The RNA shown here (transfer RNA) has 73 nucleotides and comes from an uncultured archaeon. It matches the Rfam family "tRNA". Rfam links the family to the GO term triplet codon-amino acid adaptor activity. The sequence was found in a public genome assembly.

RNA sequence: GGGCUCGUAGUCGAAUGGUUAAGACGCCUGCUUGACAUGCAGGAGAUUCGGAGUUCGAUUCUCCGCGGGCCCA
Numbered sequence: 001g002g003g004c005u006c007g008u009a010g011u012c013g014a015a016u017g018g019u020u021a022a023g024a025c026g027c028c029u030g031c032u033u034g035a036c037a038u039g040c041a042g043g044a045g046a047u048u049c050g051g052a053g054u055u056c057g058a059u060u061c062u063c064c065g066c067g068g069g070c071c072c073a
Base pairs, nucleotide, nucleotide: 001072002071003070004069005068006067007066010025011024012023018056027043028042029041030040031039049065050064051063052062053061
C1' cells in the first nucleotide's frame, strides 16, 4: 500500500429499512435475614465510533474518515 471483517449501556451481546433499541452480568433502591450470601420486586444507565448521502423513515443500505482484528504485498 491492497483485500476482508468488526465498532450498539461499565462488560458481553441481539435487533427484516418502521411503532418504546432486546437480554445477561454488573450498578442503585426496597423486601427477605440477627447479619451476610442466595432469592424476589423495582429502577438508573445508549446522541447505536464521527461525518455525508439514499429514503417518507437508517442500528440496518452507500461513500469518506477514525479505531480494532485477520490475510496479502